[in-house]
Context: one part of a larger RNA
């Protein structure tokens, strides 16, 4: 820009793409078979690998904005407490998120038409003959099933609702994140939980600082204390304010 009034929603499905692996082990059964030695088809379970998808309860990893020890130096007048630099100085730990060595699923079943092949009927050719004319059965391959995108499919489709005269409805801007280079998407914009503070829990640290009390003391007790990012829920204290714009002329 078309799709031919314009919007929201919800779709239908030409076409296109993905998947397509495979052991072993118990069972049928020591059965059929086979002198024995051996030793099944068919069909039932179970449990493994390689791949591939999603996820993060669990194991784990990572977590430079969490939380704890500590070394060296420098600063806060000094002590105590605390800060800066040393690779986050260096170690111990570690929520969200993100992950894989974790989880959990997945091929499939089944339908349709056949391939090599194995058959019926069955002539040509009184016989015989799967084939010539008819028919049936067979594979991870070939249509379908599953899983994704998909009306620019221009063959531009369908359904339902709205608005038709400054209308629906969309866009600026703002708070934002399950989204994400920007754009888009998607949540929220006081009729409001959209983010921040706050509150409370969850969860990590691992028991703060002052006091006092016990000890000479080091230390220990008041104290599962205090700090604490993303995570759950609640609260309008802050901030999404007011507002513009684009959108009608089908006849």
């Nucleotide at each position: 820009c078309g799709c031919u009034a314009g919007a929201a929603g919800c779709u239908u499905g030409a076409g296109a793409g993905a998947u397509c692996c495979u052991g072993a082990c118990c069972u049928u059964a020591g059965u059929a078979c086979g002198a024995g030695a051996g030793g099944a088809c068919c069909g039932g379970g179970u449990u493994g690998g390689a791949c591939g998808a999603a996820c993060c309860u669990c194991u784990g990893g990572u977590g430079u904005a969490c939380c704890u020890g500590u070394u060296g130096u420098g600063g806060c007048g000094c002590c105590a407490g605390c800060c800066g630099c040393a690779c986050c100085g260096c170690a111990g730990g570690g929520u969200a998120g993100c992950u894989a060595u974790g989880u959990u699923c997945g091929g499939a079943a089944g339908g349709g038409a056949u391939a090599a092949g194995c058959a019926c009927u069955g002539a040509a050719a009184g016989c015989a003959u799967c084939u010539a004319a008819g028919u049936g059965c067979g594979a991870a391959a070939c249509c379908c099933g599953u899983c994704u995108c998909g009306a620019g499919a221009u063959g531009a489709g369908g359904c339902u609702u709205c608005u038709u005269u400054u209308a629906a409805g969309g866009g600026c801007c703002g708070u934002g994140g399950u989204a994400g280079a920007c754009g888009a998407c998607c949540a929220c914009g006081u009729c409001g939980a959209u983010a921040g503070g706050c509150c409370g829990c969850a969860g990590g640290u691992g028991u703060a600082a002052a006091g006092c009390c016990a000890g000479a003391g080091a230390u220990g007790g008041c104290a599962a204390a205090g700090c604490c990012g993303a995570g759950c829920g609640g609260u309008a204290c802050u901030a999404a304010u007011u507002g513009c714009c684009c959108g009608u002329c089908a006849g």